[in-house]
RNA sequence: AAUAUUGAUAGAGGCGCGGAAGUCAUAAGUAUCCAUUUCGACUGUACAAGGCGGGAUGAAGGAUGGAAAAAGGGAUAACCGCCGAAGAAGACGUAGCCUUGUAUGCGUUUAUCUGGUUGAUUUGCAAAUAGCGGACCAACUGUCACCGUAACAAGCGGUGGAGAGCUGUCACUUAG
Numbered sequence: 001a002a003u004a005u006u007g008a009u010a011g012a013g014g015c016g017c018g019g020a021a022g023u024c025a026u027a028a029g030u031a032u033c034c035a036u037u038u039c040g041a042c043u044g045u046a047c048a049a050g051g052c053g054g055g056a057u058g059a060a061g062g063a064u065g066g067a068a069a070a071a072g073g074g075a076u077a078a079c080c081g082c083c084g085a086a087g088a089a090g091a092c093g094u095a096g097c098c099u100u101g102u103a104u105g106c107g108u109u110u111a112u113c114u115g116g117u118u119g120a121u122u123u124g125c126a127a128a129u130a131g132c133g134g135a136c137c138a139a140c141u142g143u144c145a146c147c148g149u150a151a152c153a154a155g156c157g158g159u160g161g162a163g164a165g166c167u168g169u170c171a172c173u174u175a176g
Stems, first nucleotide, its partner, number of pairs: 004173001006171006014083001016082004022076003032067007042054003046102006086114003089110007115141005121135005143161007
């Protein structure tokens, strides 16, 4: 002085990721409640089975009139945490009359997948044409490796890999 191992620490990618008080619109004249009326036997969680309830003193449903939301999602955004940031999927727990199962929401966890952004097609959630996910394809972009050009090189081009990565600094160990 360089290479390799392990650890610590600090960073880069960019319409970068996530959270977010407050405000606004939407959800919606919807759910729900009350009154009147109609109908005539079912009905109470999103669905199913069982249970426990309600119902001819009129169930569920419809119509008219009156009153009338909220959550989730969206826009903007003070501010906050960060660069597997985060997302998905699996497992476990939890939620609504009860139990079980499926679905859905929320939480925890996992070395299972995804470097990031954008767009198209399709599909799921959702009131939605908004938005957010999944699958597949394409483009752009960052990083490293290899090859080519260049020949101090930078830069440029091509192919490929994945974040358990990449870069800088420090320390340990081993070999030369």

A computed fold for a 176-nucleotide RNA from a Clostridiaceae bacterium, annotated as Lysine riboswitch aptamer. It was read from a public genome assembly, where an Rfam model found it.